[in-house]
RNA sequence: ACCCCAUCCAGAGCGGUCGAGGGACCGGGCCCAGCGACACCGCGGCAACCAGACCGGGACGAGCCCAUCGAGGGCUUGCCAGUCCAGGUGCCAACGCCCGGAUCGAUGAGGA
Numbered sequence: 001a002c003c004c005c006a007u008c009c010a011g012a013g014c015g016g017u018c019g020a021g022g023g024a025c026c027g028g029g030c031c032c033a034g035c036g037a038c039a040c041c042g043c044g045g046c047a048a049c050c051a052g053a054c055c056g057g058g059a060c061g062a063g064c065c066c067a068u069c070g071a072g073g074g075c076u077u078g079c080c081a082g083u084c085c086a087g088g089u090g091c092c093a094a095c096g097c098c099c100g101g102a103u104c105g106a107u108g109a110g111g112a
Base pairs, nucleotide, nucleotide: 002111003110005108006107007106008105013043014042015041016040017039021032022031023030025101026100027099028098029097044092045091046090048089049088050087052084053083054082056080057079060078061077062076063075064074065073066072096104
C1' cells in the first nucleotide's frame, strides 16, 4: 500500500521548542493564529475499539447433562447490558467545524 466490517454531535490540556500559517482535499462559509496557532517534545488526562477483571440476563445459536414413547428441564459458552481497568492502539478547539462534492478521510477490529 490492498480487502472487509464498525464508528466519527460523549469525553479529555498544561509546560517547553519553533516561527506562519492552520482547521485532510476542491468550491463556499465560519473559526483558530505574533497575547505565538499548526507541528514537534515532555508531562498530565480521556476512555471509542481490542485485551483483561467483576456482576447480571436468557430471546437466538452451539456444546454437554437429566428425563422421556414423547413433551420438557438444567448447566456452560457464544451473545447482550452494566461497572472497573489503562495492557495494545487511539484521542485531548468547534459534529470529520458547517453546507455541497469526490474512486473522500480518520481511527479501531479482522483478513491477505